[in-house]
RNA sequence: UUUCCGAAAAGGUAAACCCCGAGCAAUCUGGGGGCACAAAGCCGCGGGUCCAAAUUCAGGGACAGCCGGGCUGCCGAA
Numbered sequence: 001u002u003u004c005c006g007a008a009a010a011g012g013u014a015a016a017c018c019c020c021g022a023g024c025a026a027u028c029u030g031g032g033g034g035c036a037c038a039a040a041g042c043c044g045c046g047g048g049u050c051c052a053a054a055u056u057c058a059g060g061g062a063c064a065g066c067c068g069g070g071c072u073g074c075c076g077a078a
């Protein structure tokens, strides 16, 4: 230094729910709020779920805190 790993320390994020707003909706920005998280940082590549539309052909959106994968990253005990 790197990988595995996750004690300590410094920090970080922010579930459900509530409020304003956007959206046909799923859902999302912001504020409050804390369930939890060592990548709960980022990426719709694969699977999955959800919404819309359709039921002839075709084909739109959402979830990264559902799983897998990719990229990057703080600290350094056993």
Base pairs, nucleotide, nucleotide: 005076006075012037013036017032018031019030021028022027035065041071042070043069045068046067047066048063049062050061051060
The RNA shown here (c-di-GMP-I riboswitch aptamer) has 78 nucleotides and comes from a Nitrospirota bacterium. The model forms 94% of the base pairs in the Rfam consensus. Taxonomically the source falls in Nitrospirota (Bacteria, Pseudomonadati). The coordinates come from a structure-prediction model, not an experiment, and the mean pLDDT is 88.